[in-house]
RNA sequence: GACGAUAAAGGCAAACUACCUGUGAGGGUAGGGCGCAAAGUCACGGAUCCUAGAUCCUCAUUCGUGUGUUAGGAUAGCCGGACUGCUGAAG
Numbered sequence: 001g002a003c004g005a006u007a008a009a010g011g012c013a014a015a016c017u018a019c020c021u022g023u024g025a026g027g028g029u030a031g032g033g034c035g036c037a038a039a040g041u042c043a044c045g046g047a048u049c050c051u052a053g054a055u056c057c058u059c060a061u062u063c064g065u066g067u068g069u070u071a072g073g074a075u076a077g078c079c080g081g082a083c084u085g086c087u088g089a090a091g
Stems, first nucleotide, its partner, number of pairs: 003088002011036002016031006034077001040083003044080003047075007057066001059064001
C1' cells in the first nucleotide's frame, strides 16, 4: 500500500414510538436496534423524492391529468466520486 477476522478497544443507529420542526420530501431530541469497517464528512456525477413557477405538447375538457423543462430543496443508511480516520489475525 492493499485487505478486513467468531480479535481488542470503542463507535454509529433502520423500522417503530413520543415530542419538536418544515408547505412538503425531510430534519432534530429521547427511547429502540434492523443493520454498518467508513452507516465519518462533502450534494461533484447519476438516481429517486419534494415544493414552486412559466411555457409548450398529449388526452380529456373548460376543470384537471400526464410528459418534458426551469428554479429551489431532500436523501451521504441508493450507486459512483472526493477528503479524512480507529485497530492489526490470516492471506